The RNA shown here (SAM riboswitch aptamer (S box leader)) has 99 nucleotides and comes from Jeotgalibacillus terrae.
Rfam family: SAM riboswitch aptamer (S box leader). For this family Rfam cites "A critical base pair in k-turns determines the conformational class adopted, and correlates with biological function" (Huang et al., Nucleic Acids Res, 2016).
The organism belongs to Jeotgalibacillus, within Bacteria.
C1' cells in the first nucleotide's frame, strides 16, 4: 500500500509559533486576516484495542474536538409518472487482525 471485520444522525477547546488557505476527490455550500493549514503546550470527548471493573474508569495506545461522513455524485433498488424522495452498497475516516 492492499486485505478483512466494526462503526460513522451523540459527544469534546483554550493559548503559543505561524501567516492563507481549509472542509478526502468533483459540484456546491460552508468555514478563515474578528487568523487557515502545520507545529508545539495544557484540556476535552469517549469510537475501537488492552487494563481495572460489572455497565463503568480515563489508567495505558491509536484516534477525534464546526456544519449528518456539510450536501449531492458512482451503481443498484422501492417509489412516483413532469415532484425529485426513501433504502443499500461503492467512496471516505477511524479501530482492531492477519499476512
Nucleotide at each position: 500500500a492492499a486485505c478483512u471485520u466494526a462503526u460513522c444522525a451523540a459527544g469534546a477547546g483554550a493559548g503559543g509559533u505561524g501567516g492563507a488557505g481549509g472542509g478526502a476527490c468533483u459540484g456546491g455550500c460552508c468555514c478563515u486576516u474578528u487568523g487557515a493549514a502545520a507545529c508545539c503546550u495544557c484540556a476535552g470527548c469517549a469510537a475501537c484495542c488492552g487494563g481495572c471493573a460489572g455497565u463503568g474508569c480515563a489508567c495505558g495506545g491509536u484516534g477525534c474536538u464546526a456544519a449528518u461522513u456539510c450536501c449531492a455524485g458512482c451503481a443498484g433498488g422501492c417509489a412516483a409518472a413532469u415532484c425529485a424522495g426513501c433504502c443499500u452498497g461503492a467512496a471516505g475516516a477511524u479501530a482492531a487482525g492477519a499476512a